[in-house]
Molecule: transfer RNA
Organism: Bracteacoccus aerius
RNA sequence: GGGAACAUGGCGCAGUCGGUAGCGCGUUAGCCUGUCAAGCUAAAGGGCGCGGGUUCAAGUCCCGUUGCUCCC
Numbered sequence: 001g002g003g004a005a006c007a008u009g010g011c012g013c014a015g016u017c018g019g020u021a022g023c024g025c026g027u028u029a030g031c032c033u034g035u036c037a038a039g040c041u042a043a044a045g046g047g048c049g050c051g052g053g054u055u056c057a058a059g060u061c062c063c064g065u066u067g068c069u070c071c072c
Stems, first nucleotide, its partner, number of pairs: 001072004006067002010025004019056001027043005049065005
C1' cells in the first nucleotide's frame, strides 16, 4: 500500500427482506429469609464508533472517516 471482518446500555451478545432496539449477567427497589446468599417481581440504564447521503421511515442500504483484528 491492497483486501476482509468487527464497533449496539456498566460487561458479553442478538437484531431476519429497512418499519422505530431486545436477551443474559450486573445495578437499584420490593417480596421471601432470624441474617446473608439463592429464588421471585418490578424498575432504571443504549438510539447503535463518528460525519454525511438515500428514504415517508436506517442498527440495517450508499459514501467518507476513526479504532481494532486478520490476510496479502